RNAcentral holds the sequence, with entries from Ribocentre. This is a predicted structure of a 131-nucleotide RNA (FMN riboswitch aptamer (RFN element)) from a Chloroflexota bacterium. Its Rfam family is "FMN riboswitch aptamer (RFN element)". Rfam links the family to the GO term FMN binding. The organism belongs to Chloroflexota, within Bacteria.
[in-house]
RNA sequence: UGAAGCCUUCGGGGCAGGGUGAGGGCUAGACAGCCCAAUUCCCGAUCGGCGGUAGAGCCCGCGAGCGCGAAUGCGCAGGAUCCGGUGAGACUCCGGGGCCGACGGUAAAGUCCGGAUAGAAGAAGGUGGCC
Numbered sequence: 001u002g003a004a005g006c007c008u009u010c011g012g013g014g015c016a017g018g019g020u021g022a023g024g025g026c027u028a029g030a031c032a033g034c035c036c037a038a039u040u041c042c043c044g045a046u047c048g049g050c051g052g053u054a055g056a057g058c059c060c061g062c063g064a065g066c067g068c069g070a071a072u073g074c075g076c077a078g079g080a081u082c083c084g085g086u087g088a089g090a091c092u093c094c095g096g097g098g099c100c101g102a103c104g105g106u107a108a109a110g111u112c113c114g115g116a117u118a119g120a121a122g123a124a125g126g127u128g129g130c131c
Base pairs, nucleotide, nucleotide: 005127006126007125008124009123010122017043018042019041023036024035025034026033045111046110047101048100049062050061051060052059057099058098065076066075067074068073081097082096083095084094085093103114104113105112
């Protein structure tokens, strides 16, 4: 000083409260009455993986999904930001306003259930002795 390789561990958060009532139930039965009924609809609430860079969900890149493949991998799909201020430097900080969110299920879902006791971008540590 700590390469390659190998090993271990770690590695994603979130609907409080209110409204509506698709549909279902009670009743001998009903278009009457009563009850149940959406974390999905409406109001509202709330969350923010990893690397880079002036500190980032919405700048650049990556990951979670699907297809092909024995596999390294290849292909496809999938979203969003402005204004003002400070500063040498910020779409990252401060102030203000906005926006976005894979796939399958189900009353239409970022937040529920499921694939997933999975996988992964990667992070830390150990080993290793190249130079």